Record summary
Predicted 3D model of a 75-nucleotide RNA (transfer RNA) from a Nitrososphaerota archaeon. It was read from a public genome assembly.
RNA sequence: GGGGCCGUUGUCUAGCUUGGUUAGGAUGCUAGCCUGGGGUGCUAGUGGUCGUGAGUUCAAAUCUCACCGGCCCCA
Numbered sequence: 001g002g003g004g005c006c007g008u009u010g011u012c013u014a015g016c017u018u019g020g021u022u023a024g025g026a027u028g029c030u031a032g033c034c035u036g037g038g039g040u041g042c043u044a045g046u047g048g049u050c051g052u053g054a055g056u057u058c059a060a061a062u063c064u065c066a067c068c069g070g071c072c073c074c075a
Base pairs, nucleotide, nucleotide: 001074002073003072004071005070006069007068010027011026012025013024020058028046029045030044031043032042033041051067052066053065054064055063
């Protein structure tokens, strides 16, 4: 220099192909129940600029473009 993949709550991850009402799950954290107390378990709650910006559209995590970061391959 060329090509490809990835980026979503504190952590991991689904959803993206085929746009559609409030972005789902696990874990963590908080509170309650349970226990002599703790753990486990159960219930409820908490937490998201969907990497950044722009474009398309009535509507974008999803489509398009540029950029940023990480990884891999080729040279």
Its mean pLDDT, the model's own confidence on a scale to 100, is 81.